[in-house]
Model confidence (mean pLDDT): 82 of 100. Predicted 3D model of a 74-nucleotide RNA (c-di-GMP-I riboswitch aptamer) from Desulforhopalus singaporensis.
C1' cells in the first nucleotide's frame, strides 16, 4: 500500500422492550436490556421510507454512494 473476512482474540456499538425526560408527531437524549452488527463509525449525495400546524422536518440498524477507521489472514 492491495485484497479477503471462516475461525481466533483485544476491544467496539446496541433492536425489540421498559422507565425517565423532551417533542404536534416521525423521533431525540439518558438509564436498564441484548435482537443483531465486520463499518450498526460519520456524510440525508442518488433512490425509496416516515412525520407534519404543509412552513418543514425524522432516521445512516432500508439500498447505493462519499468519507474515515480497528482486528486478522494472504
Nucleotide at each position: 500500500g492491495a485484497a479477503a473476512g471462516a475461525u481466533a482474540a483485544a476491544g467496539c456499538c446496541a433492536a425489540a422492550c421498559c422507565u425517565g425526560c423532551c417533542g404536534c408527531a416521525a423521533g431525540a437524549c439518558a438509564g436498564g436490556g441484548a435482537c443483531g452488527g465486520a463499518a450498526a463509525g460519520c456524510u440525508a449525495c442518488g433512490g425509496g421510507u416516515c412525520u407534519u400546524u404543509a412552513g418543514a422536518g425524522a432516521a445512516a440498524g432500508c439500498c447505493g454512494g462519499g468519507u474515515u477507521g480497528c482486528c486478522u489472514u494472504u